[in-house]
This is a predicted structure of a 96-nucleotide RNA (c-di-GMP-I riboswitch aptamer) from an uncultured Armatimonadetes bacterium. Of the family's consensus pairs, 100% are formed in the model. Model confidence (mean pLDDT): 85 of 100.

RNA sequence: ACCAGAUAAAGGCAAAGCGUUCGAAAGGGCGUGACGCAAAGCCACGGGCCUAAGGGGACUGUUUAGAGCAGUGUCUAGGGCAGCCGGGUCGCCGUA
Numbered sequence: 001a002c003c004a005g006a007u008a009a010a011g012g013c014a015a016a017g018c019g020u021u022c023g024a025a026a027g028g029g030c031g032u033g034a035c036g037c038a039a040a041g042c043c044a045c046g047g048g049c050c051u052a053a054g055g056g057g058a059c060u061g062u063u064u065a066g067a068g069c070a071g072u073g074u075c076u077a078g079g080g081c082a083g084c085c086g087g088g089u090c091g092c093c094g095u096a
Base pairs, nucleotide, nucleotide: 005093012037013036017032018031019030020029021028022027035083041089042088043087045086046085047084048081049080050079054076055075056074058072059071060070061069062068
């Protein structure tokens, strides 16, 4: 120095729940709280998963018809998840 990660030491993060706030939602911020974590630091690049505001299309209603409008499914990420996996990147400690 690298690999690996100790029943060590120092320091660190914080799931669910609850309060509050932003958001259409998924989800995020802050506080509280600790299930866990050796990258549970950071980056949505690959896979996966979540959501569907907006947009597309279908059907139905309205209409003489069309347009428009309304309703109900459906498709869609330029929205998310790094505590789902892989990858990239930076980094604390120092047992054997």